[in-house]
RNA sequence: AGAGUUUGAUCAUGGCUCAGGACGAACGCUGGCGGCGUGCCUAAUGCAUGCAAGUCGAGCGGGCUACGAUCUUCGGAUUGUAGCUUAGCGGCGAACGGGUGAGUAACACGUAGGUAAUCUACCCUUCAGAGGAGGACAACCUCAGGAAACUGAGGCUAAACCUUCAUACGUUCACUGGUAGGGAUACUGGUGAAGAAAGAGUUACCUUAGUGGUAGCUGCUGAAGGAUGAGCCUGCGGCCCAUCAGGUAGUUGGUGAGGUAACGGCUCACCAAGCCGAAGACGGGUAACCGGUCUGAGAGGAUGUCCGGUCACACUGGGACUGAGACACGGCCCAGACUCCUACGGGAGGCAGCAGCAGGGAAUCUUGGGCAAUGGGCGAAAGCCUGACCCAGCGACGCCGCGUGGAGGAAGAAGUCCUUCGGGGCGUAAACUCCUGGACUGGGGGACGAGGAAGGACGGUACCCCAGUAGAAAGGGACGGCUAACUACGUGCCAGCAGCCGCGGUAAAACGUAGGUCCCGAGCGUUGUUCGGAUUCACUGGGUGUAAAGGGCGCGUAGGUGGUUGUCUGUGUCUCAUGUGAAAACUCAGGGCUCAACUCUGAGAUUGCGUGGGAAACUAGGCAGCUAGAGGACGGUAGAGGGGAGUGGAAUUCCCGGUGUAGCGGUAAAAUGCGUAGAUAUCGGGAGGAACACCGGUGGCGAAGGCGGCUCUCUGGGCCGAUCCUGACGCUGAGGCGCGAAAGCUAGGGGAGCGAACCGGAUUAGAUACCCGGGUAGUCCUAGCCGUAAACGAUGGGUGCUAGGUGUUGGGGGGGUAAAGACCCUUCAGUGCCGAAGCCAACGCGAUAAGCAUCCCACCUGGGGAGUACGGCCGCAAGGUUGAAACUCAAAGGAAUUGGCGGGGGUCCGCACAAGCGGCGGAGCAUGUGGUUUAAUUCGAUGCUGCCCGAAGAACCUUACCAGGGUUUGACAUGCUGGUGGUAGGAACCUGAAAGGGGGACGACCCAACCGUAAGGGAGGGAGCCAGCACAGGUGUUGCAUGGCUGUCGUCAGCUCGUGCCGUGAGGUGUCGGCUUAAGUGCCGUAACGAGCGCAACCCUCAUCCCUAAUUGCUCCUGGCAGAUAAAAGGGUCAGAGCACAAUAGGGAGACCGCUGGCGAAGAGCCAGAGGAAGGGGAGGAUGACGUCAAGUCAGCAUGGCCUUUAUGCCCUGGGCUACACACAUGCUACAAUGCAGGGUACAACGGGAAGCGAAGCCGCGAGGUGGAGCAAAUCCCCAAAAGCCCUGCUCAGUUCGGAUCGCACGCUGCAAUUCGCGUGCGUGAAGUCGGAGUCGCUAGUAACCGCGGAUCAGCAUGCCGCGGUGAAUGUGUUCCUGAGCCUUGUACACACCGCCCGUCAAGCCACGAAAGUGGGGGACAUCCGAAGUCGCCGGGCUAACCCGAAAGGGAGGCAGGCGCCGAAGAUGGACUCCGCGAUUGGGACCAAGUCGUAACAAGGUAACCGUA
Repeated sequence: AGAGUUUGAUCAUGGCUCAGGACGAACGCUGGCGGCGUGCCUAAUGCAUGCAAGUCGAGCGGGCUACGAUCUUCGGAUUGUAGCUUAGCGGCGAACGGGUGAGUAACACGUAGGUAAUCUACCCUUCAGAGGAGGACAACCUCAGGAAACUGAGGCUAAACCUUCAUACGUUCACUGGUAGGGAUACUGGUGAAGAAAGAGUUACCUUAGUGGUAGCUGCUGAAGGAUGAGCCUGCGGCCCAUCAGGUAGUUGGUGAGGUAACGGCUCACCAAGCCGAAGACGGGUAACCGGUCUGAGAGGAUGUCCGGUCACACUGGGACUGAGACACGGCCCAGACUCCUACGGGAGGCAGCAGCAGGGAAUCUUGGGCAAUGGGCGAAAGCCUGACCCAGCGACGCCGCGUGGAGGAAGAAGUCCUUCGGGGCGUAAACUCCUGGACUGGGGGACGAGGAAGGACGGUACCCCAGUAGAAAGGGACGGCUAACUACGUGCCAGCAGCCGCGGUAAAACGUAGGUCCCGAGCGUUGUUCGGAUUCACUGGGUGUAAAGGGCGCGUAGGUGGUUGUCUGUGUCUCAUGUGAAAACUCAGGGCUCAACUCUGAGAUUGCGUGGGAAACUAGGCAGCUAGAGGACGGUAGAGGGGAGUGGAAUUCCCGGUGUAGCGGUAAAAUGCGUAGAUAUCGGGAGGAACACCGGUGGCGAAGGCGGCUCUCUGGGCCGAUCCUGACGCUGAGGCGCGAAAGCUAGGGGAGCGAACCGGAUUAGAUACCCGGGUAGUCCUAGCCGUAAACGAUGGGUGCUAGGUGUUGGGGGGGUAAAGACCCUUCAGUGCCGAAGCCAACGCGAUAAGCAUCCCACCUGGGGAGUACGGCCGCAAGGUUGAAACUCAAAGGAAUUGGCGGGGGUCCGCACAAGCGGCGGAGCAUGUGGUUUAAUUCGAUGCUGCCCGAAGAACCUUACCAGGGUUUGACAUGCUGGUGGUAGGAACCUGAAAGGGGGACGACCCAACCGUAAGGGAGGGAGCCAGCACAGGUGUUGCAUGGCUGUCGUCAGCUCGUGCCGUGAGGUGUCGGCUUAAGUGCCGUAACGAGCGCAACCCUCAUCCCUAAUUGCUCCUGGCAGAUAAAAGGGUCAGAGCACAAUAGGGAGACCGCUGGCGAAGAGCCAGAGGAAGGGGAGGAUGACGUCAAGUCAGCAUGGCCUUUAUGCCCUGGGCUACACACAUGCUACAAUGCAGGGUACAACGGGAAGCGAAGCCGCGAGGUGGAGCAAAUCCCCAAAAGCCCUGCUCAGUUCGGAUCGCACGCUGCAAUUCGCGUGCGUGAAGUCGGAGUCGCUAGUAACCGCGGAUCAGCAUGCCGCGGUGAAUGUGUUCCUGAGCCUUGUACACACCGCCCGUCAAGCCACGAAAGUGGGGGACAUCCGAAGUCGCCGGGCUAACCCGAAAGGGAGGCAGGCGCCGAAGAUGGACUCCGCGAUUGGGACCAAGUCGUAACAAGGUAACCGUA
């Protein structure tokens, strides 16, 4: 720091997603040790049990023990000293410490201040003081009530308890002076009044020895000050919703009173009517706040766990008491809910203290030790108490550290994985050898934490020493891209994965497993949350012509902002100083734990706020000026600017009349309609409404909407000119107000034409449309609503600045002219086009900015849901305006690029059409295919580009199919092991349909030790055979895993590259334009210049000529022979001679727009001509660019994977591939006279031939038979060419056409023609009389017609491949159909129009709205009731201190009790608001293959779209 994802690709816009960090976490798998931290985020739910606040005997009374003293009724009583104890009285504490975050949007918190409006126990300092008198209540005793809790009555008693008197430096109050101050008030005087106290012990000394005295310590009282803590007030700061816009009655203020420690409507009485609010009051939702924490470059964003500060709360609500302090967590009273006890009468309780339990939850610990330390309470102290705290325990929850061993050890074990089978990986990894001891075990020592003594929970811990043992200790995730890391197997759109894009449909690096690899490591992943990336709310740091986004337009309020000069102030601003910004945290430096985490010390930082001093440029304010902004006056000027009134002609329609007759009208074509009752047409007259031709113009005016005949009238704004005046008066403009096309609404008019709805006619599959005929609202006017448009320049307004060129409108100046006009120069204002710089994603914009700046307003933040719902406001309604969410998608969208496509355009070509000739489609047959059938009808090919295609030849074979019969190392290959000489082979014979099985006469081959003179024998081995193991085999599958080959576009003219240039880029240029060509063929132009694959040429064949060659060819030549004839010619044949001719086959020549003329600017080239065998490519062939169709072929061959292995292999017999209601395709033969039949007769070429072609001759009507000459072929044979020509017949008919079908009899091939061959003869003689819609081929030696040959092949040809013979017609055009090329245009297509895509309906599922109603929550309001309690009043009952009194009694004061105001909970009621449920209903989203249509994208076939009905 970025990356993935919209596209065929590109750029930009834009969302989604990922990589990083963090956590009080949780979950999954795994888990060795230690240190430091940390641990109910949910139910502020309920709690068993224990503990968490006591202490003081040096305040008091009491109890007990010991030792005394006195008295004694001898029971004991009183008293002293010492010790122990503490329920009670009393004091202090309990308001701290500890917990929690429910409430709270508030002076609650933070920060800075104020308090002259206050209080403060204990503590410190200072001043003054402590004299006298009296009283009661607990404990205790007695009685009584109660289950209990507890309570009542009577009696006794102490004090530092209570009361009173005295005293009063200070204090308080009243009155009264002075000083300061604006004042409140403060300070300082005077007079008067009021208000205190408590003692106890101890130490030292004294002593009259006492209950004594003095001093110190401690305690007490009054006062002042300090310190600490607290109260109150204020400025500023920090959440969301405006679909919460108005709120408020003690409300705002005043006067007076009350109340408080204290100001204050804090409370009350009276008076006034204020107060708050768009800088967001009020309401709703959410939330404790901060130091900080996490993240981030920062600015920010998020957060508030632990620690620290503040606040609030303590079962819920209310209340006060006590006190220095509380409205009080472990106090009290009342009400409520809940729990517990109960004798049913009544009582008790409050873990949000520490542990712990239940519950909730994804989830959060021990009912531990200790007061040793730190701190707190009490105490003089010892000390006691302290779940604060210090420690330990549990949890990988986090951070930090360490370990699971170290060294050596193979060209590398086993095992496993992969493999091209060679090998490679795990891998020095292991084993094995040596070593070490941080963990553990055993043993020994042993802390710091503790200040002058003692005292250590942790803890026999940390740490140190010795010895022993490699021993107890590795996992998790990932491996398609992002993102580091790849193979095999399994699976087969299944199972599954997935953060996004996306994987999986038989070769998955994406699923699962394994091996390997990568990352991290006692952890690793996942999930959740949060910041980042996201400049994706943009202060730093974004945008709005077309991507989301400029308000329809103006006027103007608040607000924001604002020209120029001087001066003052000092608001902002800047600077210096100072206070504060707690500590912790953070950063830096240093120190301590072995390091680190952690921690200590110091410094910095804490960007803030306050105070004081200073500066004065800018900002702001005051004052005084200026004129360049703005405005006014004056003079001109253009204009469809607006309102009102009037008026004009043309045209349509209607009415009247005339002429006139059969049609008119309308359309692509028609029909409906009008018309003989007289239309249309035409003439004249009239009526009425609406709109204003020409002028008219990217001309004018207006803010926009918008404005168009002419005249008058009222009226707004602009522009120009030269001076004068005002003196910043300006700009913008949230709310607000006004204007605002069309449609629509209300009321009343009007209504010619047009014309939603509606009715007809057409079109159509349908046609609720487009087209036609009618036609109502409406369109028009008046008055009033509506308030929206693609209200657009899709571009808010103002101001300034920044090259030009060229039109045009209005004005001014100058030139020009005698004057004018035209014209030229210039200036201001408008309105267009083109363009520099610049900007922009590009397109484009470019002084009329989308440039450079500035001010103000409006608006945007992914697509859909949706401009919808709910709510508010407006409207008569229609509806408008404001304006969400759930849910859902990974895109949606912009500009440009390359293609494809268009019922877009231009241009050009092709038997594409047209012009022709002949066919197909009808018939019969042949062949192929579909379909059907079948045991099987093997398989493949399927629009063009399948269908006489693979197949150049299915009776068996072929053959792959079916039935049946067999066979299993196999029909075929290779290797290994074992066996086997009468071995391998194998006749006859038996069996069988065959294959096969049995049988076994006969009977080998090669090498060779050794024996033998030799012949020969021959162990052993090989081959063969048998048995077995590896394997063979497969026309089984995948042509969508492939090679190769092929088809097609298409023999179309295209397809690309290098360098350069242009563009951010995809890409473009080149390859475009003009001319030309069969051609991207060439020429010219040109930011291109060249090049490659294609085109052409080179190759083959044919056409002319020349040279060479000479047999089997030829004969201009010579001779012979045979035969016919009167004879000759000619022909045949033989021999010779020759190579002229022909032919054959080698080589060469020839054609190039080369020559002439014309056209072409020139050129390329075109046209005509000459010559020539051939002329503009002479004709034909071979040759097929980049690519397309996942085109075809695994069955030609090859080949990966998969499948099969007594079968999906192999062998055999028979059958099938030949079936047959039918459909299609390709052919053949015909339908006849340009014919058919019979007879006669002529002329080819290409080819083939030895298991072959087969002559002559003979036989047969014929197919054919016989025969066997010749020929491996320029020699012989196939071989007859046929159409043609000549003669004859037929005479238009289902025929002398046509030959199907069937019968009989034959021939040939073959092992075999039944299924199922071909041919022959005789007989039979079907359909068919030229073929509907439609469709095919062909442009010259072509079509058409005619025959011939060959491959395959035993046989079988209408097919295929070739060959020659006869031999036309038409076109010189490009409107249309079809296909193709190029340029251009539109595009929402890119699987590319066989594309894309919209809406209803039907099925499923999800969320939401409405809904009769229904259930609940919340906060208010009104009324009622009214606990506790404060306050007030009463207080006849009760009453120690003080007063009077001798007393009784009375008084003062107090208490109980009563009443009243307020008052929680509760009750009732009507509203408000929020949430849920709801029959039914509404639309919406999503969802491989449902229905109907075809709306949009191309001119999308009626251009599309916006508003409205």
Background:
The prediction has a mean pLDDT of 83. Predicted 3D model of a 1509-nucleotide RNA (small-subunit ribosomal RNA) from an uncultured bacterium. The sequence is in RNAcentral, with records from ENA, Greengenes and SILVA.